Predicted 3D model of a 90-nucleotide RNA (c-di-GMP-I riboswitch aptamer). It was read from a public genome assembly, where an Rfam model found it. Rfam family: c-di-GMP-I riboswitch aptamer. From the family's description: GEMM was predicted in a large-scale screen for bacterial structured RNA regulatory elements. Its family is annotated with cyclic-di-GMP binding in the Gene Ontology.

[in-house]
RNA sequence: CCUAGAUAAAGGCAAACUUAUGGCAACAUAGGGACGCAAAGCUCAAGGAUCUAGAAAUAAUACAUAAGUCUAGAAAGCCAAGUUACCUAG
Numbered sequence: 001c002c003u004a005g006a007u008a009a010a011g012g013c014a015a016a017c018u019u020a021u022g023g024c025a026a027c028a029u030a031g032g033g034a035c036g037c038a039a040a041g042c043u044c045a046a047g048g049a050u051c052u053a054g055a056a057a058u059a060a061u062a063c064a065u066a067a068g069u070c071u072a073g074a075a076a077g078c079c080a081a082g083u084u085a086c087c088u089a090g
Base pairs, nucleotide, nucleotide: 002090003089004088005087012037013036017032018031019030020029021028022027035077041083042082043081047079048078050074051073052072053071054070055069
């Protein structure tokens, strides 16, 4: 430097749920908690998929809903992409 993560050591992160606060909501932050994670470290939401709120328009008599469109948001622990790194084995 490259490949891999079966075993071990050290250390790390923290789902659901819950408490407080913020938000119309998706959800966020902090405390508790531990389902999992070998990059669940960092960047990226203008790669794809997903979620929330609102609006307009179209078809049926009307209303509502769904899909699609537009606007504003959310999420990186959905899959990709970029980048850095501990330990062990080869």